[in-house]
Source information
This is a predicted structure of a 74-nucleotide RNA (transfer RNA) from an uncultured Clostridia bacterium. It matches the Rfam family "tRNA". It is annotated as a transfer RNA. Its family is annotated with triplet codon-amino acid adaptor activity in the Gene Ontology.
RNA sequence: GGUCUUAUAGCUCAGUUGGUUAGAGCGCUUCCUUCACAUGGAAGAGGCCAUAGGUUCGAGUCCUAUUAAGACCA
Repeated sequence: GGUCUUAUAGCUCAGUUGGUUAGAGCGCUUCCUUCACAUGGAAGAGGCCAUAGGUUCGAGUCCUAUUAAGACCA
């Protein structure tokens, strides 16, 4: 220098070849249970989906550029 992959909650990850509410596990907060802790049960908070544009009636999903991480080739 070139090619490819990945980027979604604090962490690990789903998200169906665009469609009507963005989800799970762990973690966090509150409550119940206990003398207390743990376990268990109930409820809740937490996301502008890496950034910026574009296509579309509609984008986490498609296109372009950029950034970061990784793999391969030279």